[in-house]
RNA sequence: GCAUCCGUAGCUCAGUGGUAGAGCGGCGGUCUUGUAAACCGCAGGUCGCGCGUUCAACUCGCGCCGGGUGCU
Repeated sequence: GCAUCCGUAGCUCAGUGGUAGAGCGGCGGUCUUGUAAACCGCAGGUCGCGCGUUCAACUCGCGCCGGGUGCU
C1' cells in the first nucleotide's frame, strides 16, 4: 500500500431500519452473630467522529480516526 472484519455501559458482548439491552462489575436493601453466597432494587450510554439517504438510522451509503487478521 491492497483486501477483509471490528468500534454499543467500567469489562465481555447482543441488538442489522420503528422506545438502546444482557451477563459480570459498582451502589442500596433483605437474609446472616459477621463476611461470603443467594434474592430484590438502583445508577451508569452524544451507539468512535462527520456528512448524506429516510417520516424515522446503533442499523443503510460516503469520508475520516482507532484496532485485529491476511497479502504484497
Molecule: transfer RNA
Organism: Nanobdellota archaeon